[in-house]
Context: one part of a larger RNA
Formats: sequence, structure tokens, C1' cells
RNA sequence: GGAUGAAUGCUGGUGGCAUACUUAACACAUACAAGUCAGACAAGAAGUGGUGUUUCCAUUGGCGGGCGGGUGAGUAACGCAUAAGAACCUGCCCUUGGGAGGGAAACAACGGCUGGAAAUGGCUUCUAAUACCUUGUAGGCUGAGGAACAAAAGGAGGAAUAUUUCUGGGGAGGGGCUCGCGUCUGAUUAGUUAGUUGGUGAGGAAAUAGCUUACCAAGACAAUGAUCUGUAGCUGGUCCGAGAGGAUGAUCAGCCACACUGGGACUGAGACACGGCCUAGACUCCUGCGGGAGGUAGCAGUGGGGAAUUUUCUACAAUGGGUGAAAGCCUGACGAAGCAAUGCCGCAUGGAGGUAGAAGACCUACGGGUCAUGAACUUAUUUUCCCGGAGAAGAAGCAAUGAUGGUAUCUGGGGAAUAUGCAUCGACUAACUCUAUGCCAACCGCAACAGUAAGAUAGUGGGUGCAAGCAUUAUCC
Repeated sequence: GGAUGAAUGCUGGUGGCAUACUUAACACAUACAAGUCAGACAAGAAGUGGUGUUUCCAUUGGCGGGCGGGUGAGUAACGCAUAAGAACCUGCCCUUGGGAGGGAAACAACGGCUGGAAAUGGCUUCUAAUACCUUGUAGGCUGAGGAACAAAAGGAGGAAUAUUUCUGGGGAGGGGCUCGCGUCUGAUUAGUUAGUUGGUGAGGAAAUAGCUUACCAAGACAAUGAUCUGUAGCUGGUCCGAGAGGAUGAUCAGCCACACUGGGACUGAGACACGGCCUAGACUCCUGCGGGAGGUAGCAGUGGGGAAUUUUCUACAAUGGGUGAAAGCCUGACGAAGCAAUGCCGCAUGGAGGUAGAAGACCUACGGGUCAUGAACUUAUUUUCCCGGAGAAGAAGCAAUGAUGGUAUCUGGGGAAUAUGCAUCGACUAACUCUAUGCCAACCGCAACAGUAAGAUAGUGGGUGCAAGCAUUAUCC
């Protein structure tokens, strides 16, 4: 000198765009954050004088709750980055073939009885389906004599039709796996390792593999730093620097890991699953003491910690996502608004004229000088400001549809009207005098200053620097 997710002190007009718990991965009241489909299905309800149509619909069933959002605790690792590879899987989507024939038995809900304070159950009767089972057939797989396994579902419509569904091949996108190279510190850590390193048989997995297991061999890693210890999410990037390089990893983007703490699997194309399940633990709450309920590192918000970090706001109008044939519904993602000078950028606080060089203050050699190219005064203007009028774009896709927002913007009227501070002035370092104090009180980044003429303390006047900020502290280069 530059920089910051900053904080503190003094001060503070405005607009645009960004950013905002760096500390306790501490504990959390309350509301919301993942639903949707009646064009899969039975029963029921609302409504109607009746039929028909319509609406709602716990439960059964389908798809989605593995995305989106948060955090960085763990991790020194094929975790990440880069460059390759072969032994794999893939719902929805695209493309290209072939199909959907026949039959049967149940289980919820509902009803009856019943346990429990509750959470939540038990027994029993019935019932539908795109739920489930069986059979036929096709393709497929193993295989080559042949044998074994093994699919499907319909609904809407008057119809045309579009859609759904099963199965095979290909694709796209996504994911799993292997590997070369790179990836902080300590030797006051020198040896480490028994499923350990390799082989064979068996098992297992979507797939390769000590992934698992039995047997066999005794290997494998390490001074080119193994093992152990400490620290840490990694990267694109960001800051500094002419560069080499150093520091860093907030916001945005990619990957990884985690979801009160530890463990486990279930379902599914995909999880060992933030707002799913089981189990153990700690904590909180309810209880009729027998037993139960919960998880904000989602968005707001509370307490606590801290130098320190916002609203219990608005809308699904746009973009995107889920679902649905669609209308639509849901969406604290997202779009906006609110708060904060937290940062960057822009604008304003006035312009022109004006000397009796005014009053006043300070200095003075008492002549005067400075504030002062100034105030008053005159004149014109209105960025802003106040009051009124008009009023968006962002909406695509015939029409309709705007949270933001009566906002931005335009326009009429008014009147200089509403708006300047902070630090510093001995040298470094731009900027000096007087008064007070008298090694006192103080100042202090370094060196120093102050003991009666202090340009260094405290003030006055004046000056200098930056400016809606200025200065200090902390940290990095």
C1' cells in the first nucleotide's frame, strides 16, 4: 500500500447491486417447509323434491417423500483434482420390435365384540381393484442331448382416438467399481501388519475383489518416511504480488460426508434414508406409574455462547420440481419485500454575481493581518425533498393470468428549500500559532516528548487529509 462474511468509537442525506452466526455439529416453545392421483378400487358423506350430474373422501392401490434445502462434525482417504480403464446396474425419458388369453383365493376400510389413561391394539363377519396368486403363450437367460426358470391390467370416450401396462434390443442422462499422478505438520513417532500379502476350493455381490470362509504358502508396507501423533472437508476459485510465489476455501458452482449420539436392516430403479422404521444411550415432555412421545446442521423465531451477524413478512405471477389425461393441487426451492453504511458503485448537501474587504473571533511588531474568491444582499435553477396526475416491462401460449406495486418511470405545482463529518498538524507524513500546565496531568505505531517561553500534553484560532463516511483494533499478502 492492498484486502476482509469483520467488530468498536464518533458521525450519518439518498439510490442501485451484492452480502449477513466465522463462536456452541449447544439446547429448542410455536407455525409452516412433500405431497398428489376419484380417468386404479369398494364402502361412506355433502348437495338435489326425484333421476342424472357434481363435490369430498380416512382406508386399499400407484408415483413421489434417495430431488430440492441445510451444515462442515468426521475424513490425510481413490475423499477431492486430473488423466485413463473394464467386470457392472439404471425408475421416469427417447428410439425400435413383439404382446396384454383364461381362471381363482384373499386382505384393509366399514360392521360386531373387546384391552388400554393415552400412544395404540386384539378377536370375528363381509368386500372391490391397475393390490395379490395360478395357468396358457411369447421373448429372454443357462445350455447345446435335452431340461429347468419365467410376463402382463386395465381405465376414459358415443366413436375415432389418445393413454396406461408387460417384455426384448439400442440410446441419453445418472450411478457403482479399478487404476497412474498430485494433495498439510511432527523422527523429541522407526519399525508396522495375521484376513495381514498371495494362491486353490466354496460362498456372496449389479459387478471386479480377502468382500466372506476353509486349506496352503510367508508374504505385504517402510528412511523416496511406513506406522503413530496433531491439524483439516477437497476443488473451480478468492486476496496479495511485476512475476515466481505466499495466504485462503464466506457468498456462487462441482464433488464428498453428516442429520441428537452409536448400531442395524426394511422398502425400492436408486437409501442403509434430515422432516421413514427397529434397537441401545443421553436429554426434554406426557402419564391413571403399567407405559408412551420427540429430534430446526429446512424457513422464520427463542434462550445460550460471543467483539459480532436480520422478519415468528409476501406470493406461487415468473423459473424449476412432485403428481395428475387435464383443470389443478403442493412447493420457507425460487421470485420478491423488510432490517443492517456490512461492502462496492452512483448522486446530493447547492450555482452565478457580490467589498462598506461588514459584525465577530484569533494573531499582532499596534501599522495591520487571517478566517474571507466568505456571510448578508441580488439573481436564476430544482438533482434530491413535499403535494397532486398518469403509470409499466418482466406474460410465454387464442384469451385470461403480476407477489413485487400504485413500485420504477413520466408529468404539473412549491420553495435553497430536507442533508458534513471524522482523523490529524515534532520526524517518518500533507498540515502552526497562542493560552493553560510545569518530569505533574498527560501523550505514545517507533523514537521520543513534558523539569516556566511545549510547533509532541489539554484547549482556542487556523491549516492538512479523506469524505457519508472517518479513525482504531484483529487477520492475510
Molecule: small-subunit ribosomal RNA, 5' domain
Organism: Rubia tinctorum